[in-house]
The part of an RNA shown here (small-subunit ribosomal RNA, central domain) has 349 nucleotides and comes from an Erythrobacteraceae bacterium. Its Rfam family is "Bacterial small subunit ribosomal RNA". The full RNA is in RNAcentral, with records from ENA and SILVA. Lineage of the source: Bacteria > Pseudomonadati > Alphaproteobacteria > Sphingomonadales > Erythrobacteraceae.
Context: one part of a larger RNA
RNA sequence: CUGGGCGUAAAGCGCGCGUAGGCGGCUUUUUAAGUCAGGGGUGAAAUCCCGGAGCUCAACUCCGGAACUGCCCUUGAAACUGGGAAGCUAGAAUAUUGGAGAGGUAAGUGGAAUUCCGAGUGUAGAGGUGAAAUUCGUAGAUAUUCGGAAGAACACCAGUGGCGAAGGCGACUUACUGGACAAUUAUUGACGCUGAGGUGCGAAAGCGUGGGGAGCAAACAGGAUUAGAUACCCUGGUAGUCCACGCCGUAAACGAUGAUAACUAGCUGUCCGGGCUCAAAGAGCUUGGGUGGCGCAGCUAACGCAUUAAGUUAUCCGCCUGGGGAGUACGGUCGCAAGAUUAAAACUC
Numbered sequence: 001c002u003g004g005g006c007g008u009a010a011a012g013c014g015c016g017c018g019u020a021g022g023c024g025g026c027u028u029u030u031u032a033a034g035u036c037a038g039g040g041g042u043g044a045a046a047u048c049c050c051g052g053a054g055c056u057c058a059a060c061u062c063c064g065g066a067a068c069u070g071c072c073c074u075u076g077a078a079a080c081u082g083g084g085a086a087g088c089u090a091g092a093a094u095a096u097u098g099g100a101g102a103g104g105u106a107a108g109u110g111g112a113a114u115u116c117c118g119a120g121u122g123u124a125g126a127g128g129u130g131a132a133a134u135u136c137g138u139a140g141a142u143a144u145u146c147g148g149a150a151g152a153a154c155a156c157c158a159g160u161g162g163c164g165a166a167g168g169c170g171a172c173u174u175a176c177u178g179g180a181c182a183a184u185u186a187u188u189g190a191c192g193c194u195g196a197g198g199u200g201c202g203a204a205a206g207c208g209u210g211g212g213g214a215g216c217a218a219a220c221a222g223g224a225u226u227a228g229a230u231a232c233c234c235u236g237g238u239a240g241u242c243c244a245c246g247c248c249g250u251a252a253a254c255g256a257u258g259a260u261a262a263c264u265a266g267c268u269g270u271c272c273g274g275g276c277u278c279a280a281a282g283a284g285c286u287u288g289g290g291u292g293g294c295g296c297a298g299c300u301a302a303c304g305c306a307u308u309a310a311g312u313u314a315u316c317c318g319c320c321u322g323g324g325g326a327g328u329a330c331g332g333u334c335g336c337a338a339g340a341u342u343a344a345a346a347c348u349c
Base pairs, nucleotide, nucleotide: 003321004320005319006318007303008302012317014201015200016199017198021194022193023192025088026087027086028085029084030083031082033081034080035077036076037075038074039073040072041071042070049065050064051063052062053061054060091191092188093187094186095184096183097182098181103177104176105175106174107173108172109171110154114150115149116148117147118146119145120144121143125136126135162169163168206247207246208245209244210243211242215241216240220236221235222234223233258316259315260314261313262312263311266294267293268292269291270290271289272288273287274286275285276284277283278282298305299304322349323348324347331342332341333340334339
């Protein structure tokens, strides 16, 4: 390479949008590029293969055949693929009506708690721990009452509940705005799927500039513990955490499971819709979309998965190919930097 694979053994890009490309619904008709059939030409000789012959045999040599799986020309076929034309509605999209939702952005508002400040009451302790100490307090702490300020986060509701492509999203109100779903089947008529490059989004930490800073808290300091204790525990505490703008582009970015479509027993919970029936605050039946538990066939090395597949198929993309060296070196690209990305070899087992 041919293959075989990718939940946990190596292997699904963190997630979208989308270019090229690949693949693509039903019917009629046409064409004849692919495809198939007939004929012709060519495919040097030697070699290979088969049948013979000659050197005593063999290697070797010679003769004959086959083969040279290919290319070209020509005559046809028209099922399938492709091209042209015409049509269809089951895919896809649009329209109308409607309800659900922590989907996003911006502005404003609220209460509890915390800390600090001012004042009142009040007196000797308070904190903290396994036990202590560092620490705070007679310059009046802790506790308690009233008033004020600030920043951050939104208890209960809260739920294998909801929404989002993923990251993620949770007080309330308003404005703007994205997507999904159900029903009517009205409109377009294959407009679709995937997607190398590309482009956008992307937790936390980190970086730049300017703000902000209550609580928490890397670093750091002190007190303990200990043989030691550069830790776990305690008292403090700076970056940071917050906001605006700009970078970074990585995570066990996980369902460790790419996207789309179709098919293949069921039972049971829950969320959001529709329809029908009834003895109607409800119950039952049924239907569509999510989200869970269990389970058959099948699959799996096993564990397990099982209509939300890891089953049975199709299309497209990504990735893997013994361990270490190494996700490293060098080079390229990106970045302010930190570093990210692409990505070996020697050697060794």